Notes: A computed fold for an 84-nucleotide RNA from Paraliobacillus salinarum, annotated as c-di-GMP-I riboswitch aptamer. Lineage of the source: Bacteria > Bacillota > Caryophanales > Bacillaceae > Paraliobacillus. The sequence was found by an Rfam model in a public genome assembly. The model forms 94% of the base pairs in the Rfam consensus. Its mean pLDDT, the model's own confidence on a scale to 100, is 84.
RNA sequence: AAAAGAUAAAGGCAAACCUACUGAAAGGUUGGGACGCAAAACUUUAGGGGCUAAGGAAUCAGUCUAUGCCAGCCAGUUACCGUU
Numbered sequence: 001a002a003a004a005g006a007u008a009a010a011g012g013c014a015a016a017c018c019u020a021c022u023g024a025a026a027g028g029u030u031g032g033g034a035c036g037c038a039a040a041a042c043u044u045u046a047g048g049g050g051c052u053a054a055g056g057a058a059u060c061a062g063u064c065u066a067u068g069c070c071a072g073c074c075a076g077u078u079a080c081c082g083u084u
Base pairs, nucleotide, nucleotide: 002084003083005081012037013036017032018031020029021028022027035072041077042076043075047074048073049070050069051068055065056064057063
């Protein structure tokens, strides 16, 4: 330096659900709580994919649309530890 993640060691994060707040919603924040995670660290008109549709549009009662949202969907970037 690179690759992968067995054995450890030191640790870290925190799903569902519930409380309070917030948002049109998706969702987010907060406290509790642990399903799990070797990147469950960071990054979104400047990757892909997905969710919502306030506002806007029109062929109008249900459709389209992101500048809103999800990184614990894939992805990009960075990184602890020991092993080879």